[in-house]
Context: one part of a larger RNA
Molecule: large-subunit ribosomal RNA, domain VI
Organism: Candidatus Pacearchaeota archaeon
RNA sequence: UGUUGGUAGCCUGAGUGGAAAGAAGCCCUAGUACGAGAGGAACGGGCUUCUGGGGCCUCUGGUUAAGGGUUGUCAUAAUAUGGCACGCCCUGAAGCUAAGCCCUAGUGGAUAAAGGCUGAACGCAUCUAAGCCUGAAGCCAUCCGCAAAAAUAGGCUACCUCAAGGCCGCCAUAGAAGAUGGCGUUGAUAGGGCUCGAGUGUAAGCACCAAGGCAACGAGGUGUUCAGCUUCGAGCUACUAAAAGCCUAAGA
Repeated sequence: UGUUGGUAGCCUGAGUGGAAAGAAGCCCUAGUACGAGAGGAACGGGCUUCUGGGGCCUCUGGUUAAGGGUUGUCAUAAUAUGGCACGCCCUGAAGCUAAGCCCUAGUGGAUAAAGGCUGAACGCAUCUAAGCCUGAAGCCAUCCGCAAAAAUAGGCUACCUCAAGGCCGCCAUAGAAGAUGGCGUUGAUAGGGCUCGAGUGUAAGCACCAAGGCAACGAGGUGUUCAGCUUCGAGCUACUAAAAGCCUAAGA
């Protein structure tokens, strides 16, 4: 753009993609059937493992600039606190991850080779000529996606009482940009605050102690303090920002 009024929402599924599964070992069946014996199955069932596929983060780990420790040096009179050296070290939630965890078939239908039934041509016979029954990891469904541009261009519902959409603003289960999804005061959308959780591990200041020292000072320790700080999560709370508004637009 088309689909012959417009818009929104919900569907159908002609088609189309997928391999979503593949394999092995062991046990039972069973020392059974079979076989003189030697030997020695199967149908079916169970468990485990490997490869592949899909999903997830409860556990085990990885990652983490969040907390703490510490070296050198610089800033300040000093403490405190910071900068730099991708400094080093310990722990480390969320998220993302694998090495971690979970799932991963059978059935039905039509058939191939093949095995048959009935049965003539050919009074017999013959699975085949008419007809019919079985039969595979293969084919088609069942499963998961896409799919009205399927030109036979589909269906249903609502609205066209300014319908509907966009801009704008706050965002994330989304993200290169567009797009997608949520929210916009009839509001918990994001931030902040409070409470709780999670991580780190007991902040600063003050008080006391402290080896030594004439003194000044003094590493460090204890208490206040399960503190302080915080990337993170949940709940509550309109405190802040989602204000005001604008554009397009079928039809009437």